[in-house]
RNA sequence: GGCUCGGACGGCGGCAUGUCCCGAACCUGGUCAGGGCCGGAAGGCAGCAGCCAUAAGGGGCCUCUGCUGAGCGUCCGGGUCCAC
Numbered sequence: 001g002g003c004u005c006g007g008a009c010g011g012c013g014g015c016a017u018g019u020c021c022c023g024a025a026c027c028u029g030g031u032c033a034g035g036g037c038c039g040g041a042a043g044g045c046a047g048c049a050g051c052c053a054u055a056a057g058g059g060g061c062c063u064c065u066g067c068u069g070a071g072c073g074u075c076c077g078g079g080u081c082c083a084c
Base pairs, nucleotide, nucleotide: 001082002081003079004078005077006076007075008074009073010072012069013068014067015066016065018061019060020059021058022057028053029052030051031050036045037044038043
């Protein structure tokens, strides 16, 4: 020096508990028009639609995070191996 084994870091590939988006008429939440109920009134109560946020789940993406893979790169350590 070559080969080989192990390790570290980086790059590359895959994946998802990562990230973005969609997403429940009711059996999620918030806000609740209209209307309803209680009240002499002031007000209060429950709450459909709508809107917002999301769950289960789905789609996309590897930017972040993590897991994982292989004879990619560099370095470190080892080998009863080969060569000088």

Record summary
Bacterial small signal recognition particle RNA from a Coriobacteriia bacterium, 84 nucleotides, folded computationally. The RNAcentral record of the sequence draws on ENA. It matches the Rfam family "Bacterial small signal recognition particle RNA". It is annotated as a non-coding RNA gene. Model confidence (mean pLDDT): 84 of 100. The gene name in the source record is ffs.